This is a predicted structure of an 845-nucleotide part of an RNA (large-subunit ribosomal RNA, domain II) from Ulva compressa. Its Rfam family is "Eukaryotic large subunit ribosomal RNA". The coordinates come from a structure-prediction model, not an experiment, and the mean pLDDT is 82.

Context: one part of a larger RNA
RNA sequence: GUCUAUGCCGCGCGCCGGUCUCUGGCUGGCUUAAGGCCGUCAAUGGGCCCGUCUUGAAACACGGACCAAGGAGUCUAACAUGUACGCGAGUUGGCGGGUGGAAAACCCGUGAGCGCAAGGAAACUGACUGGUGGGAGGGCCUGUGCCUGCACCAUCGACCGACCAUGAUCUUCUGUGAAAGGUUCGAGUACGAGCGUACCUGUUGGGACCCGAAAGAUGGUGAACUAUGCCUGAGCAGGGCGAAGCCAGAGGAAACUCUGGUGGAGGCUCGUAGAUGUGCUGACGUGCAAAUCGCUUUUCGGACUUGGGUAUAGGGGCGAAAGACUAAUCGAACCAUCUAGUAGCUGGUUCCCUCCGAAGUUUCCCCCAGGAUAGCUGGAGCUCAUCAGUUUUAUCAGGUAAAGCGAAUGAUUAGAGGUACCGGGAAAGCAAUUUUCUCGACCUAUUCUCAAACUUUAAAUAGGUAAGAAGUCACGGUUGCUUAACGGAACCGCGGCAAUGAAUGGGAGCUCCAAGUGGGCCAUUUUUGGUAAGCAGAACUGGCGAUGCGGGAUAAACCGAAAGCGGACUUAAGGCGCCCAACUACGCACUAACCUAGAUCCCACAAAGGGUGUUGAUUCAUAUAAACAGCAGGACGGUGGUCAUGGAAGUCGAAAUCCGCUAAGGAGUGUGUAACAACUCACCUGCCGAAUGGAUUAGCCCCGAAAAUGGAUGGCGCUAAAGUGCGUGGCCUAUAGUCCGCCAUGGAAGCAAGUGCGACGUUUCCAUGAGUAGGAGGGCGUGGGGGUCGUGGCGCAGCUUUGGGCGUGAGCCCGAGUGAAACGGCCCCUAGUGCAGAUCUUGGU
Numbered sequence: 001g002u003c004u005a006u007g008c009c010g011c012g013c014g015c016c017g018g019u020c021u022c023u024g025g026c027u028g029g030c031u032u033a034a035g036g037c038c039g040u041c042a043a044u045g046g047g048c049c050c051g052u053c054u055u056g057a058a059a060c061a062c063g064g065a066c067c068a069a070g071g072a073g074u075c076u077a078a079c080a081u082g083u084a085c086g087c088g089a090g091u092u093g094g095c096g097g098g099u100g101g102a103a104a105a106c107c108c109g110u111g112a113g114c115g116c117a118a119g120g121a122a123a124c125u126g127a128c129u130g131g132u133g134g135g136a137g138g139g140c141c142u143g144u145g146c147c148u149g150c151a152c153c154a155u156c157g158a159c160c161g162a163c164c165a166u167g168a169u170c171u172u173c174u175g176u177g178a179a180a181g182g183u184u185c186g187a188g189u190a191c192g193a194g195c196g197u198a199c200c201u202g203u204u205g206g207g208a209c210c211c212g213a214a215a216g217a218u219g220g221u222g223a224a225c226u227a228u229g230c231c232u233g234a235g236c237a238g239g240g241c242g243a244a245g246c247c248a249g250a251g252g253a254a255a256c257u258c259u260g261g262u263g264g265a266g267g268c269u270c271g272u273a274g275a276u277g278u279g280c281u282g283a284c285g286u287g288c289a290a291a292u293c294g295c296u297u298u299u300c301g302g303a304c305u306u307g308g309g310u311a312u313a314g315g316g317g318c319g320a321a322a323g324a325c326u327a328a329u330c331g332a333a334c335c336a337u338c339u340a341g342u343a344g345c346u347g348g349u350u351c352c353c354u355c356c357g358a359a360g361u362u363u364c365c366c367c368c369a370g371g372a373u374a375g376c377u378g379g380a381g382c383u384c385a386u387c388a389g390u391u392u393u394a395u396c397a398g399g400u401a402a403a404g405c406g407a408a409u410g411a412u413u414a415g416a417g418g419u420a421c422c423g424g425g426a427a428a429g430c431a432a433u434u435u436u437c438u439c440g441a442c443c444u445a446u447u448c449u450c451a452a453a454c455u456u457u458a459a460a461u462a463g464g465u466a467a468g469a470a471g472u473c474a475c476g477g478u479u480g481c482u483u484a485a486c487g488g489a490a491c492c493g494c495g496g497c498a499a500u501g502a503a504u505g506g507g508a509g510c511u512c513c514a515a516g517u518g519g520g521c522c523a524u525u526u527u528u529g530g531u532a533a534g535c536a537g538a539a540c541u542g543g544c545g546a547u548g549c550g551g552g553a554u555a556a557a558c559c560g561a562a563a564g565c566g567g568a569c570u571u572a573a574g575g576c577g578c579c580c581a582a583c584u585a586c587g588c589a590c591u592a593a594c595c596u597a598g599a600u601c602c603c604a605c606a607a608a609g610g611g612u613g614u615u616g617a618u619u620c621a622u623a624u625a626a627a628c629a630g631c632a633g634g635a636c637g638g639u640g641g642u643c644a645u646g647g648a649a650g651u652c653g654a655a656a657u658c659c660g661c662u663a664a665g666g667a668g669u670g671u672g673u674a675a676c677a678a679c680u681c682a683c684c685u686g687c688c689g690a691a692u693g694g695a696u697u698a699g700c701c702c703c704g705a706a707a708a709u710g711g712a713u714g715g716c717g718c719u720a721a722a723g724u725g726c727g728u729g730g731c732c733u734a735u736a737g738u739c740c741g742c743c744a745u746g747g748a749a750g751c752a753a754g755u756g757c758g759a760c761g762u763u764u765c766c767a768u769g770a771g772u773a774g775g776a777g778g779g780c781g782u783g784g785g786g787g788u789c790g791u792g793g794c795g796c797a798g799c800u801u802u803g804g805g806c807g808u809g810a811g812c813c814c815g816a817g818u819g820a821a822a823c824g825g826c827c828c829c830u831a832g833u834g835c836a837g838a839u840c841u842u843g844g845u
Base pairs, nucleotide, nucleotide: 049064050063051062052061065845066844067843068842069841070840073349075206076205077204078203079202080201082199083198084197085196086195087194090114091113092112094110095109096108097107098106118125119124130156131155132154133153134152137148138147139146140145158189159188160186161185162184163182164181170175209348210347212345216338217337218336219335220334221333227312228311229310230309231308232307233306234305235304236302238270239269240268241266245262246261247260248259249258250257251256274299275298279295280294282293283292314330316326317325351779352778353777354776355775356774361374363372364371365370375517376516377514378513379512380511381510382509383508384507386506387505388504390503391502392467393466394465395464396463402457403455404454409451410450411449414446416444417443418442422440423439424438425437426436427435428434471497472496473495475493476492477491478490479489481488482487520544521543522542523541525539526538527537528536529535549560550559551558564742565741566740567739568738569737570736574732575731576730577716578715579714583729585728586727587726588725589724590723598718609703610702611701613700614699615698616697617696618695619694620693621692622691630687631686632685633684634683636660637659638658642654643653666681670679671678743769744768745767746766747765748764749763750762751761780834782831783830784829785828786827787826788825789824790823791822798818799817800816801815803814804813805812806811
């Protein structure tokens, strides 16, 4: 100020309107260069080269200079699963015909394939609506209900054929085969589901994803090179040696011999041409040359060299033999064909994104570089609420670890006590089955040490089963089992009982098809062989393989932690002097290390054994009744103990080692002597005045500790550490954790009721996101064809672009330039459809 109770005020809820904030969709203006985009250059931090086989590659494993073009799972037949469509107890364009403008469409007839019946080697025989349990749905109708019950699943029974067994009836005596059977077999019946077409995936045959042999076969061509034979030609300086024969002389009785000549033989010799091809391991070695050049070497009148002709031909020739030669080819020529031969082997195998995601194990194989089979994995579906790599409770089986051996078996050490018809030895004894002693063996009670193929005892872990409706209780029934027995057992029927019968967590089960794999490796623990191994073989689990990220300097496997694209915060392992992000942080203690202190799992080594280096600990001794150490004094007598000795007096040696006097002094700890002596020690005392000595043990440090390019706590360097041990706080940082935004995938819930269409849509929420081989889904791009809509001389395609945009991506669009005639979007069909690799092919640089 307002209001007299149907009023006023306050609060809550709902509706309407307004305003503000956030967000989604659509949209205007401004901003012209930035916190945007593209490119280039430079610096800093990180960062090893792709492909490939492989357990493992940056590899001192192989392919790869660069560019363009070409270049590899195709087609066909058959089959299997799935999906779609047509018809359906059928189905199907095989053939013939009709109509027709027809190589179309339609119609008629006919056969064939598959299906509609199986079983059996065959002869041959030959199938029917069943019961129970679970079942979507439907009906009655709302209840904790009742009835009916498709497909399908489970189970019992029936039927068909085969097999086994049985054998009534009839009968030509050989057959027929009624009824009733069987824990046997079947790819059967049980009111059909197939056929045709298309596509995906897979299998097999075909060249069969592509390239590649060594081989094999058939038919031909070559002896112009070269091998050898034959025919016919040609060629081979000049010397040396000096065979036979001959001549002369001499000798001799002769045979004959000797001497000198002459002569000119020879697979003889020196050496040219020629032929050959030894050495320089010369020259050359993209040569002069796909075998040459130089010097050197061998041979050079013969098995010589050589021209021409002719003969021998491929499992054949020819061969002074080397597997040599047979046209630059020879341990089997060349050419063509079979032939795109085959290869369990090598290499290669072409666009993107999303989802899932292995195996190197089992069994078999003339199997060990390979397959099949199961497993692991993917995809497609179907049926439904009960499942587990967990715990608990109950219960069961076991003989490993450990333990045990004064328990069995087996092995095994040591003493002790015992026994006699035992074995060996000894003594007494003539001897004895005598006595005694002794060593074994044996017995007894103990003691020491052991066992994969020993065990009384006996774990942990691991394993099996159960924890309810398919149950339980009552009643009734069936039976060929069982029983003395309608008693039992099993099964069937019907009714009652819902606190659903431990916890925790979670959706589960089934069917079909198919890929890859079938070389593995590492770590903790257990374990076998081995001296051992980065050795070989196993088990459980986890990893690597197939996987990045932070840390271990470096790194397949270790530690941490697994990953969509971003932002903020926080951590793990590991770190915090500098390299290098973060305390030259704090507290206590240790360590001094000159051949070489030390410094973080795996891990990149060191031991036995030593140290009066230093720091702790334990234990036993000594000490104010003055210890230890230091300085000083004493350190005696019996006695030169006994023996031994050449000698031995404390002290070469042996045995023994007393007594006296003392504060104390060994028949002596060392030095010493020929032997003594002398000195010293033990021991005692004085001075001094508080701790001292021994043993053991543990840290750090030292020794032990030597190798070849110069070198590694990662480097620098570090010393009250930046080392070692313990403790405390702070900080740094991963793709891990938390929160937020976005993308994808999977799931859940809702939305058209109000009549154009629509869901292949839309809204909200939750969870998840690694990946080789491999699977699946969805897309991008290329050539050709059909349909439809378009672009283009006002400039198509192509090419260029340091201009702009979209998409996760394959890629796409726009602008500008160039260019000069074709080209594109969408919906289908189709395929010689995508390259970095193949010592790929061709061309170019």
NCBI's taxonomy places the organism under Eukaryota, Viridiplantae, core chlorophytes, Ulvophyceae, Ulva.
The RNAcentral record of the full RNA draws on ENA.